[in-house]
The RNA shown here (Glycine riboswitch aptamer) has 104 nucleotides and comes from a Syntrophomonadaceae bacterium.
RNA sequence: AUGAAGGAUACGGGAGAAUGAGAUAAAACUCAUACCGAAGGAGAAAAUUGUUAUCCUCCCGGAUAAUAAUGAAACUCUCAGGUGCCAAGGACCGUGUCUAGACG
Numbered sequence: 001a002u003g004a005a006g007g008a009u010a011c012g013g014g015a016g017a018a019u020g021a022g023a024u025a026a027a028a029c030u031c032a033u034a035c036c037g038a039a040g041g042a043g044a045a046a047a048u049u050g051u052u053a054u055c056c057u058c059c060c061g062g063a064u065a066a067u068a069a070u071g072a073a074a075c076u077c078u079c080a081g082g083u084g085c086c087a088a089g090g091a092c093c094g095u096g097u098c099u100a101g102a103c104g
Stems, first nucleotide, its partner, number of pairs: 006099008018033005034083003040079001041077003047070010
């Protein structure tokens, strides 16, 4: 000297889903029922491994069952959050900067 994954940050793009009542100029707010899934959170399929039991086998070992662990998501749940416009938020994507230091 190359500069992967990851992390931070700036800018840009970024979906879905209702109304009623109270109070209000409107919004925010409260209550009720109804909905959404893309902040966050939770769940665990195949497979692998371990243990036990049964069967096969000369041995090595193999098969089946039960159980435990590891094991995803944009899937599922809807706790949280959200559901007129604006604003805010928003998984994910792009660009830049910083960090980092796999590979060579």